Small-subunit ribosomal RNA, central domain from a metagenome, 350 nucleotides, folded computationally. The prediction has a mean pLDDT of 89. The full RNA is in RNAcentral, with records from SILVA.

Context: one part of a larger RNA
RNA sequence: UUGGGCGUAAAGGGUGCGUAGGUGGCUUGUUAAGUUGAAGGUGAAAUCUCGGGGCUCAACUCCGAAACUGCCUUCAAUACUGGCGAGCUCGAGGAUUGUAGAGGAGAAUGGAAUUCACGGUGUAGCAGUGAAAUGCGUAGAUAUCGUGAGGAAGACCAGUGGCGAAGGCGAUUCUCUGGGCAAUUCCUGACACUGAGGCACGAAGGCCAGGGGAGCAAACGGGAUUAGAUACCCCGGUAGUCCUGGCAGUAAACGGUGCACGUUUGGUGUGGGAGGAUUCGACCCCUUCCGUGCCGGAGCUAACGCGUUAAACGUGCCGCCUGGGAAGUACGGUCGCAAGAUUAAAACUC
Numbered sequence: 001u002u003g004g005g006c007g008u009a010a011a012g013g014g015u016g017c018g019u020a021g022g023u024g025g026c027u028u029g030u031u032a033a034g035u036u037g038a039a040g041g042u043g044a045a046a047u048c049u050c051g052g053g054g055c056u057c058a059a060c061u062c063c064g065a066a067a068c069u070g071c072c073u074u075c076a077a078u079a080c081u082g083g084c085g086a087g088c089u090c091g092a093g094g095a096u097u098g099u100a101g102a103g104g105a106g107a108a109u110g111g112a113a114u115u116c117a118c119g120g121u122g123u124a125g126c127a128g129u130g131a132a133a134u135g136c137g138u139a140g141a142u143a144u145c146g147u148g149a150g151g152a153a154g155a156c157c158a159g160u161g162g163c164g165a166a167g168g169c170g171a172u173u174c175u176c177u178g179g180g181c182a183a184u185u186c187c188u189g190a191c192a193c194u195g196a197g198g199c200a201c202g203a204a205g206g207c208c209a210g211g212g213g214a215g216c217a218a219a220c221g222g223g224a225u226u227a228g229a230u231a232c233c234c235c236g237g238u239a240g241u242c243c244u245g246g247c248a249g250u251a252a253a254c255g256g257u258g259c260a261c262g263u264u265u266g267g268u269g270u271g272g273g274a275g276g277a278u279u280c281g282a283c284c285c286c287u288u289c290c291g292u293g294c295c296g297g298a299g300c301u302a303a304c305g306c307g308u309u310a311a312a313c314g315u316g317c318c319g320c321c322u323g324g325g326a327a328g329u330a331c332g333g334u335c336g337c338a339a340g341a342u343u344a345a346a347a348c349u350c
Base pairs, nucleotide, nucleotide: 003322004321005320006319007304008303012318014201015200016199017198021194022193023192025088026087027086028085029084030083031082033081034080035077036076037075038074039073040072041071042070049065050064051063052062053061054060091191092188093187094186095184096183097182098181099180103177104176105175106174107173108172109171115149116148117147118146119145120144121143125136126135162169163168206247207246208245209244210243211242215241216240220236221235222234223233258317259316260315261314262313263312266295267294268293269292270291271290272289273288274287275286276285299306300305323350324349325348332343333342334341335340
């Protein structure tokens, strides 16, 4: 390489949109490119294989056949694939009517709590720990009442509940806005799936500029502990955490499970819709669609386990793996203000 694989052994891209490409529903006509058959031409010789012959045998060599799996031309076939044409509706999309939601962006508003400031009451402690000390406090702290300032976060509701492609999203109201689901079966008529490059989004931390700064808190200072203690514990505390604009582009970015479609026994919760039965009306109940959990059958799996939300049975497309270390490193390229990211070896060694 062929192949075999990718939940946990090496291996699913962090996520989406989408270009090229690959793949593609049903009916029918046509074409004959792929495909199949036949004929002809060509496929040098040597080599290889087979059958004979010659050197005493063999290697070697000579003769004959076969082979040269290929290419070209012509004729024919038309099931399948492709091209062209016509049509269809179940895939896909649209329309209408409803509907749930922490989906996104902006603005406004409110309450609890911490801290601080001012004022009142009040007096000797407070805070902290395993125990202490540093620290705060007679310049009146802690406690308590009132007023005010400011920033951040959203108790209860809250739920293997909901929404989102992922990251993620949780006070309330308003404005703008994306997606989903159900019913109707009205419209278009294959418009689809995947997606190398590309583009966009992308937690925390980090960087640049300007604001903001209550609490928390890397670094740092101090107190302890200890043999030491560059820690764990305590008292402080700056970046940062927050907002606006820009950069960066990584995570155990995890379901460690790529996306799409079809098929395949069940039970039981829960969220959203529609229909039915019943009822005065609703709930309970039955059917059905979409989501989210648990248990489990066949089947699968090395086992663990998965099991209609598959890791079952199939199809299409993409990404990735190929012994451990060296190493996700060096060098080079690209990107970045930098930090670094990405692409990505080898010597050597076991």